A computed fold for a 73-nucleotide RNA from a Bacteroidales bacterium, annotated as transfer RNA.
RNA sequence: GCGGUAAUAGCUCAGUUGGUAGAGUAAAAGCUUCCCAAGCUUUGGGUCACGGGUUCGAAUCCCGCUUACCGCU
Repeated sequence: GCGGUAAUAGCUCAGUUGGUAGAGUAAAAGCUUCCCAAGCUUUGGGUCACGGGUUCGAAUCCCGCUUACCGCU
C1' cells in the first nucleotide's frame, strides 16, 4: 500500500431485506430482613465511532474518515 471484519447504554452484546433503539449485567429508589446477602418492583442512562450524501423517513443504503483485529504484498 491492498482486501476483509468490527465500532450501538458504565460493561458484554442483540437489532436486515429503511418505518417508535432493546436485552443481560451494573447504578439509583422502593418492598422484604434485626442487619447483610439473596429475591421482587420501578426508574434513569444512547447525538448507534466521526463527517457528509440519498430518502417523506437511515443503526441499517452510498461516499469519506478514525481506531482495533486478521490476511496479502
Notes: Its mean pLDDT, the model's own confidence on a scale to 100, is 81.